Overview: Transfer RNA from Petrotoga olearia DSM 13574, 75 nucleotides, folded computationally. Its Rfam family is "tRNA". Model confidence (mean pLDDT): 81 of 100. Taxonomically the source falls in Petrotoga olearia (Bacteria, Thermotogati, Petrotogaceae, Petrotoga).
[in-house]
């Protein structure tokens, strides 16, 4: 320089064109003599970042940062 993975809730992922989901953790409750464990609600992301395409994009084209891997040239 040249490719390739990844990048969605605090953490680990899922979702692959129709307005974003579990699991863990939080917060209340409700059990319990107390802690845990358990049971019921519930609070949080708009999906790395800009841009295009579509009625519509997390999802697809471009760019582009950040991490990781791999190959190449120079000193």
């Nucleotide at each position: 320089g040249c490719g390739g993975a990844u990048a969605u809730a605090g953490c680990u992922c899922a979702g692959c064109g129709g307005u974003a989901g579990a699991g863990c953790a939080c917060u209340u409750g409700c059990u319990u003599g107390c802690c845990a464990a358990g049971c019921a609600a519930g609070g949080g992301g708009c999906c790395g970042u800009g841009g295009g395409u579509u009625c519509g994009a997390a999802u697809c084209c471009c760019a582009u940062u950040a991490u990781c891997c791999g190959c190449u040239c120079c000193a």